[in-house]
RNA sequence: ACUGCAAGCUAGGCUAUCGAUCUAUGAUUUAUUAUAGGUAGGAAAGUCCGGACAGCAUAGAGCAACGUAGCAGAUAACACCUGCUCCCUCCAUUUAUGAAGGGAAGACAGUGCCACAGAAAAUAACCGCCUUAGGGUAAGGAUGAAAACGUGCGGUAAGAGCGCACGAAUUUUAUAGGCAACUAUAACAUUGGGCAAACCUUGCGUGCUGCAAUACCAAAUAAGUAAACGCUAUAAGGCUGCUCGCCUGAGUUUACGGGUAGGUAGCAAGAUCUUAAUGGCGACAUUAAGGCUAGAUAAAUGAUAGUCCUCGACAGAAUCCGGCUUAUCGGCUUGCAGUAUUU
Repeated sequence: ACUGCAAGCUAGGCUAUCGAUCUAUGAUUUAUUAUAGGUAGGAAAGUCCGGACAGCAUAGAGCAACGUAGCAGAUAACACCUGCUCCCUCCAUUUAUGAAGGGAAGACAGUGCCACAGAAAAUAACCGCCUUAGGGUAAGGAUGAAAACGUGCGGUAAGAGCGCACGAAUUUUAUAGGCAACUAUAACAUUGGGCAAACCUUGCGUGCUGCAAUACCAAAUAAGUAAACGCUAUAAGGCUGCUCGCCUGAGUUUACGGGUAGGUAGCAAGAUCUUAAUGGCGACAUUAAGGCUAGAUAAAUGAUAGUCCUCGACAGAAUCCGGCUUAUCGGCUUGCAGUAUUU
């Protein structure tokens, strides 16, 4: 310098004129005006995960259901995030390493499945080999994703872990290291696998509904009519579904009919942001100083003119926060791997 991968920041700027909206302080004709300040995102999208907050509500146990799954941390919490362990893929380099990406409870608790081909998919025998023609065999061949651990020597009627040597894989045990997952070495034993995104088993966890929650005010109407059940625990109801238990309880439920559908709060000062120091591999934590950055309610942040350049994509809040996923034009910065050149 180039190529590839990964992470972070940014997301058109400036000037002028007119316009919209919120807050504060005034004035005042009580809905207008003056001054000052503020006014969409990194995803605001999806509504996937976790919570704050509000109500049920005084709220327990069991079963079911759902979620989760290597180890250790961090966090308010999480299926997010950080670091580490093992396995796999790809690329590269050189022969076991590295960057990047993906995955990870259990198949010796049980049940079950493995198409087609093949003799047979675990209670094996087609071709083949041997033979006393009764039978023996699984070395060789064939089918397949997978066929009874591999190679060599011996042995045998022919063969076979049948025996031996050296190996592979797995469980267990011991020693050393590590908080742990696990790593290394050794010994014994065993020998066909795969699938749990098959049913299942194990460990851990979980109240429900949601700002259209909820609280308050004003106004209006018919404290309406009928039926069923019930009136001191037996109706109805509450606690995800079911059961038990507990609690409330004089009314409850269904149908018809009538009135209202307006306003205020919730509503933005937060598990908040910036900077510095300390601790930590890191996510992050602690301390100190400083800051206030949308709050609409049919939906406000726009229009015009000029100018600059990196020529602008995806795209618009509606209770809020921490994440994940998806869409995406450019610009800047950093790190890792490789190649080439130079020193």
Molecule: Bacterial RNase P class A
Organism: uncultured Chitinophagaceae bacterium